[in-house]
Context: one part of a larger RNA
RNA sequence: GAUGAACGCUGGCGGCGUGCUUAACACAUGCAAGUCGAACGAAGCACUUAAGUUUGAUUCUUCGGAUGAAGACUUUUGUGACUGAGUGGCGGACGGGUGAGUAACGCGUGGGUAACCUGCCUCAUACAGGGGGAUAACAGUUAGAAAUGACUGCUAAUACCGCAUAAGACCACAGCACCGCAUGGUGCAGGGGUAAAAACUCCGGUGGUAUGAGAUGGACCCGCGUCUGAUUAGCUGGUUGGUGGGGUAACGGCCUACCAAGGCGACGAUCAGUAGCCGACCUGAGAGGGUGACCGGCCACAUUGGGACUGAGACACGGCCCAAACUCCUACGGGAGGCAGCAGUGGGGAAUAUUGCACAAUGGGGGAAACCCUGAUGCAGCGACGCCGCGUGAAGGAAGACGGUCCUCUGGAUUGUAAACCUCUGUCUUCGGGGACGAAAGAAGACGGUACCCGAGGAGGAAGCCACGGCUAACUCCGUGCCAGCAGCCGCGGUAAUACGGAGGAUACGAGCGUUAUCC
Repeated sequence: GAUGAACGCUGGCGGCGUGCUUAACACAUGCAAGUCGAACGAAGCACUUAAGUUUGAUUCUUCGGAUGAAGACUUUUGUGACUGAGUGGCGGACGGGUGAGUAACGCGUGGGUAACCUGCCUCAUACAGGGGGAUAACAGUUAGAAAUGACUGCUAAUACCGCAUAAGACCACAGCACCGCAUGGUGCAGGGGUAAAAACUCCGGUGGUAUGAGAUGGACCCGCGUCUGAUUAGCUGGUUGGUGGGGUAACGGCCUACCAAGGCGACGAUCAGUAGCCGACCUGAGAGGGUGACCGGCCACAUUGGGACUGAGACACGGCCCAAACUCCUACGGGAGGCAGCAGUGGGGAAUAUUGCACAAUGGGGGAAACCCUGAUGCAGCGACGCCGCGUGAAGGAAGACGGUCCUCUGGAUUGUAAACCUCUGUCUUCGGGGACGAAAGAAGACGGUACCCGAGGAGGAAGCCACGGCUAACUCCGUGCCAGCAGCCGCGGUAAUACGGAGGAUACGAGCGUUAUCC
C1' cells in the first nucleotide's frame, strides 16, 4: 500500500459499488419455462340463426274461436382478444447457479480440417399431384389407498404411412480436363438406382419440401506455455504399430478379430500432494512476486454412481431409466422427492442480506399480431463492508471569568477566543408547495411523490478513537512498588516510573479509529 474481511470502541447524511471465503451440509414454503385457437378434434360458457315442444300476456270476437308478445326446454347455424385439459409445433441444450472434480489439448496463445456438423436467420434455384390407416381427447367397463393404469368403442390434424414427380442432391459404375499438401481435391458430361412436401388465413400474408451459398454456433487435431515433491525411478497389455471389419457429423485402439513387439522416461515418465484456467486484480521505478471475490471469456458439475432416449443441438440443474444413501406418504401391496436458480430455514462458522416491487426499460422464449411468460434484468430493503463527497457552524468577543490541572503558592502558568455575550449563515435536517428525464408516432414508469426546484423555521438534531521511552508527531502530577501490569523490536516495573493504572494537557487521524489475519 491492499482486502469479498472479522473483532473492540464509536456512529449524522448522500452517491456508486459490494455482501456464505466455512458444510458441492440437509432443506419447510412460495416463485424461477412456457407459448401458439392463424395446425387439430371434442367439451363447457356467453351471444346468435332457424325449426319443434311447452307456457300463454294482449287484442278482436258471431263466445265456437282467431291473434300470438315475453319466457323455458330440445335440435340446429354462426360468432368469440372466453375457459381449461388433450393431439400437434417451437422453446425447456439459452438465460441463472456453483467450483466438487480436473495438472488435462482443461485453459491461454498461434495454426490446421484435402477428416466435420449447424434448428431459427439471409440470398438463390426448383417444387408442393393423388391417396390410406390409426390414435389421444371423449364415452363405457374395470384394477388400485394413492401414484398410476388395463380393456372395449368413436374421432381430427401442419401427427403418421405408402404412391407419383426429381431441376438439383446422394449411392455404386465407367470417362475427360485442371490442380495440389501424402491420403487426394475441383469442374464437366454419361446411363442405372434412392429419397420430398402441409396446410392455415382476418386475403395483406404466414408457413411446407429439396438443393446450393452465406452468417452464426459448435466438433476434432497440432506447436508452444501452464504448481510442488526423487525421503516417488522405473512405468505400460488395447499397452505401441499394422491389416480386415464395426462405429461416429468426422479422423483416430474409439471398439473388435488377427499379426508384429513395441511405446514413455533424469529434457523427470509413473506415483503422491495441491489446484478450475484466463482477461484481469494487488504490490513494485521496473524486472518480478502474490491472487483468480465482483465484471467478461472458456471448462466442469447439478444428492452419489452409471446409462441411454428425444432432438439441429444434451448423454440434459427445475426430462427419463437403473443402483445407492437420505427424507416424506402408505390401506404395508406400493409410491413421491432432489434450492451448487431467487428469497427463506436449520446447521457449521470470527463472519456475509429481504420468504420485497415490476415486466416501465434492456434482453430472451412462443405467437402473424394483440399479448403471455421471464427471481434474467431493472429497482427497492438490510450491513460504515469498501471508495468518494458533505456536515457537526461562521465572524466578532479579555472581566484573559468560574471550575479543573500544575508550580518556586499573598502570586503565577495552562485549559483559552475556548465559553458566556453580540452579529450572521442555512449545507445536511424539519415543515409546506411544485415535480421529472429515463417512453425514438399513439398508449404504457416498478423505481417514485424519488431525484430536483421554490418557500419557511431554527445553531437548533450530528465526534469519536488511538497514541504520547526510542524507532515516531505528542509531558506533567498522583497511585502502584519485579506486584498489578505493558510490549511490534529494543525493552519498562524491585519507593521520586515522561514505558503499568487514573487525571490534566498536548499529538495524529476523523464518521471513523485501533487490533487481528493474509499478500507485495
Overview
The part of an RNA shown here (small-subunit ribosomal RNA, 5' domain) has 520 nucleotides and comes from an uncultured bacterium. RNAcentral holds the full RNA, with entries from ENA and SILVA. Its Rfam family is "Bacterial small subunit ribosomal RNA".